RNA sequence: CGGAUGUGAUGCCUAGGGUUCCGGCUUCCCAUGGGAAGUGCCUGGUCCGAGAGGCUCGGGCCGGCUAUGCCGGUUGCACGGAGGGAUAAAAGCCCGGGAGAC
Numbered sequence: 001c002g003g004a005u006g007u008g009a010u011g012c013c014u015a016g017g018g019u020u021c022c023g024g025c026u027u028c029c030c031a032u033g034g035g036a037a038g039u040g041c042c043u044g045g046u047c048c049g050a051g052a053g054g055c056u057c058g059g060g061c062c063g064g065c066u067a068u069g070c071c072g073g074u075u076g077c078a079c080g081g082a083g084g085g086a087u088a089a090a091a092g093c094c095c096g097g098g099a100g101a102c
Base pairs, nucleotide, nucleotide: 007058008057009056011055012054013053016048017047021045022044023042024039025038026037027036028035029034030033059075060074061073062072063071064070065069077097079100083095084094085093
């Protein structure tokens, strides 16, 4: 100085994440049942959610067979900011297997 470039999902879930809604808690108001404001340093339900987490389905490649489909195997590796963006908000979300490092 040059190179690596890595299968898709508008499927399910988890680590993780916050606070629209529900619930919890605090204060206040009317009043026994409600209402308002605040609070995520509230374990929660809803919600968001992984390239480098799991599963499922599809695709690729290889092999087999009773063969125009079915079955089996395989699909490796993956350190990583700062900053910005969306949403109510945040994040292992998105920019991004990016910059950079090796």
Predicted 3D model of a 102-nucleotide RNA (Guanidine-I riboswitch aptamer) from Synechococcus sp. HJ21-Hayes. Model confidence (mean pLDDT): 82 of 100. It matches the Rfam family "Guanidine-I riboswitch aptamer". About the family: This family represents a conserved RNA structure found upstream of the ykkC and yxkD genes in Bacillus subtilis and related genes in other bacteria. The family has 100 seed sequences and 1,509 matches in Rfam 15.1.